[in-house]
Context: one part of a larger RNA
RNA sequence: GCCAACGAGUUACUCGUAUGUUGCAAGGUUAAUUCCCUAAGGGAAGCAGCCACAGCGAAAGCGAGUCCUAAUCGGGCGAUUGAAGUAACAUGCGGUAGACGCGAAACCGGGUGAUCUACCCUUGUCCAGGAUGAAGUGAGGGUAAAACCUCAUGGAGGUCCGAACUAUUGCGGGUUGAAAACUGCUUGGAUGAGAUGAGGGUAGGGGUGAAAGGCCAAUCAAACUCGGAAAUAGCUCGUAUUCCUCGAAAUAGCUUUAGGGCUAGCCUCGAUUAAUAGUAUGCGGGAGGUAGAGCACUGAUUGGGCUAGGGCUGUCACAACGGUACCAAACCCAGACAAACUCCGAAUGCCCGUCAUAUGUUUUUCGGGAGUCAGGCUGUGAGGGAUAAGCUUCACGGCCAAGAGGGGAACAACCCAGACCACCAACUAAGGUCCCUAAAUAAUAGUUAACAGAGAAAGGAUGUUAAGUUGCUUAGACAACUAGGAUGUUGGCUUAGAAGCAGCCAUUCAUUUAAAGAGUGCGUAAUAGCUCACUAGUCAAGCGACUUAGCGUCGACAAUACACGGGACUUAAACUAUUUACCGAAGUUGUGGAUCCGGCAUUAGCCGGGUGGUAGAGGAACAUUCUAUAUGCAUCGAAGGUUAACUGCGAGGUUAACUGGAGCGUAUAGAAAAGCAAAUGUUGGC
Numbered sequence: 001g002c003c004a005a006c007g008a009g010u011u012a013c014u015c016g017u018a019u020g021u022u023g024c025a026a027g028g029u030u031a032a033u034u035c036c037c038u039a040a041g042g043g044a045a046g047c048a049g050c051c052a053c054a055g056c057g058a059a060a061g062c063g064a065g066u067c068c069u070a071a072u073c074g075g076g077c078g079a080u081u082g083a084a085g086u087a088a089c090a091u092g093c094g095g096u097a098g099a100c101g102c103g104a105a106a107c108c109g110g111g112u113g114a115u116c117u118a119c120c121c122u123u124g125u126c127c128a129g130g131a132u133g134a135a136g137u138g139a140g141g142g143u144a145a146a147a148c149c150u151c152a153u154g155g156a157g158g159u160c161c162g163a164a165c166u167a168u169u170g171c172g173g174g175u176u177g178a179a180a181a182c183u184g185c186u187u188g189g190a191u192g193a194g195a196u197g198a199g200g201g202u203a204g205g206g207g208u209g210a211a212a213g214g215c216c217a218a219u220c221a222a223a224c225u226c227g228g229a230a231a232u233a234g235c236u237c238g239u240a241u242u243c244c245u246c247g248a249a250a251u252a253g254c255u256u257u258a259g260g261g262c263u264a265g266c267c268u269c270g271a272u273u274a275a276u277a278g279u280a281u282g283c284g285g286g287a288g289g290u291a292g293a294g295c296a297c298u299g300a301u302u303g304g305g306c307u308a309g310g311g312c313u314g315u316c317a318c319a320a321c322g323g324u325a326c327c328a329a330a331c332c333c334a335g336a337c338a339a340a341c342u343c344c345g346a347a348u349g350c351c352c353g354u355c356a357u358a359u360g361u362u363u364u365u366c367g368g369g370a371g372u373c374a375g376g377c378u379g380u381g382a383g384g385g386a387u388a389a390g391c392u393u394c395a396c397g398g399c400c401a402a403g404a405g406g407g408g409a410a411c412a413a414c415c416c417a418g419a420c421c422a423c424c425a426a427c428u429a430a431g432g433u434c435c436c437u438a439a440a441u442a443a444u445a446g447u448u449a450a451c452a453g454a455g456a457a458a459g460g461a462u463g464u465u466a467a468g469u470u471g472c473u474u475a476g477a478c479a480a481c482u483a484g485g486a487u488g489u490u491g492g493c494u495u496a497g498a499a500g501c502a503g504c505c506a507u508u509c510a511u512u513u514a515a516a517g518a519g520u521g522c523g524u525a526a527u528a529g530c531u532c533a534c535u536a537g538u539c540a541a542g543c544g545a546c547u548u549a550g551c552g553u554c555g556a557c558a559a560u561a562c563a564c565g566g567g568a569c570u571u572a573a574a575c576u577a578u579u580u581a582c583c584g585a586a587g588u589u590g591u592g593g594a595u596c597c598g599g600c601a602u603u604a605g606c607c608g609g610g611u612g613g614u615a616g617a618g619g620a621a622c623a624u625u626c627u628a629u630a631u632g633c634a635u636c637g638a639a640g641g642u643u644a645a646c647u648g649c650g651a652g653g654u655u656a657a658c659u660g661g662a663g664c665g666u667a668u669a670g671a672a673a674a675g676c677a678a679a680u681g682u683u684g685g686c
Base pairs, nucleotide, nucleotide: 001686002685003684004683005682006681011097012096013095015094016093017092018091019090020089021088022087023086024085027051028050029049033045034044035043036042037041055062056061065077066076067075068074100238101237103235107228108227109226110225111224112223118202119201120200121199122198123197124196125195126194127192129161130160131159132157136153137152138151139150140149141148165189166188167187170185171184172183173182204220206216207215208214241621242620243619244618245617246616251264252263253262254261255260265372266371267369268368269367270366271365277362278359279358280357281356282355283353284352285351286350292344293342294341298338299337302334303333304332305331307328309327310326311324312323313322314321315320375400376399377398378397379396380395381394382393383392384391405416406415407414420593421592422591423590425589426588427587431583432582433581434567435566436565440580442579443578444577445576446575447574453569459554460553463551464550465549466548467547468546469545470544471543472542480538481537482536483535484534486511487510488509491505492504493503517532521530522529594611595610596609597608598607599606600605622675624672625671626670627669628668629667630666631665632664633663640659641658642657643656644655645654646653647652
């Protein structure tokens, strides 16, 4: 992992409540117990008790009233007979119990453990070999005597090297191992706080610990075992047949509350309400201060004017007076800003309406049962953030959630569209029509040349197309070529120099001219030189400057070639505008069928409207085991098994053949140990 079997809302109660059925009814009902008949069991008695028939008050108490009160005030709760309860059973939900099943870590009580290991006690055992050579002692030297020196002897030591023994430092291997701690090499200690045998002791909030929260039998921040015990689990997981009807929520308030609850909201079922109900559109009437706009207020604000005050400055001992390209209140003109500004002011939305139209109960109230309280994306309006986020917090829509189908290459949410079933029928939506790939290699007029279409900005550019404004032009423009481009003068100043061309000044003037700047650029140390403006000639028809719009271009840098789905496409298979066809969905239509609700018929049936669906509510069925009653089948072959056919919307059912070898159905009721794919489910098999 697969298969088989087992595996989770049960049972009890003088309990509560609602619904249904039945009995009796202003009443209903017995419990224990006793008696009678009995196989199980049944029948009678039993009025103790309980509920209802009267309430109010804390109560005494009073009573269709009562309580508060001084009150006959006023008010609360009641009565007004037009009143219904009670008992049993069934079902839904609740309560108390383990209470749908499995699951803790833990807590408490009684015991069992020191054959592992920690420490201690008692009694034993073990430590090859080698090295070093303390004290002491002897001899010699030495001293006044000592001290001291030398040589011997001696054999100390948590001394040295190194086996056994013990420990485990580093590295390799092993890591479903040979091994639930090992192995190879290497390494520490090895007469000591040494190692080790045997016997004994200390016990769980306790021991023991050269102390690591270590160890106390592969278990230790509190051992193991049995019990309390089915501890508790606002948590996770699982919770078993079918069909039909409706169908949510992820919000508010409160919460030691935030992943849990309670009440409301939203769903469902039953009753009730039937209209001046509800909803939509129109119409009529209202409230409002948003968008926008504005500057009349509040604040903020630019330029100008005018002008207090101040600064600077002149005349000035002081006082006083004057100037001002400085700052500036108030006022005036022009411009312009605001969520917490408003002289103004929409759209939409909201409220009201015995109105009209549409719809046709969608409305109201009461009661039973829920689920929901993590929401998400998108559009619009806002706050936070960086006018960031697949970000976050609100508001109003949509969708997903709980929604399949078509489009978008793929893609919960985007676009189209809401799937009862069948069909080898039709029409369309979004989106498409060269091939992959269903349908136009359709039509008309333009644009694009960039592989643009098929990813991006500020900004750049004689790309190209269209429209416009303006200037020059047969009195010859624009471009090109030929020629000129001079003189006063090297203007003045400055400067080493400054001659058109470093810089400064300017009445940048004047002359000769067809024309020629006191000079447009290059150049020189300064000159020189080249060139331009300007003019003439040659040539012969359009040439410049600017504005707006369309489509292109550069800007354009990320890791295999990939930023059209691909192939491919260039008067298109691209883009713009227009037109006609066609394709295209579970949409719509057609034909047949099923089912729910309503209406009409009540005998078939006909007509109309519905039938996506998670949590969840409601309804109707199938299957399994057993019981009761009735009735059947079976050795001429029961159950079970293997196949096949038929049948029911479905869970399922029936029949036939073979197998099997002894029991098993059907109908109507009743009762449940009543349905498995999941729980890292349990047991067995493979």
This is a predicted structure of a 686-nucleotide part of an RNA (large-subunit ribosomal RNA, domain II) from Ignavibacteria bacterium CHB3. RNAcentral holds the full RNA, with entries from ENA. Rfam family: Bacterial large subunit ribosomal RNA. Rfam links the family to the GO terms ribosome and structural constituent of ribosome.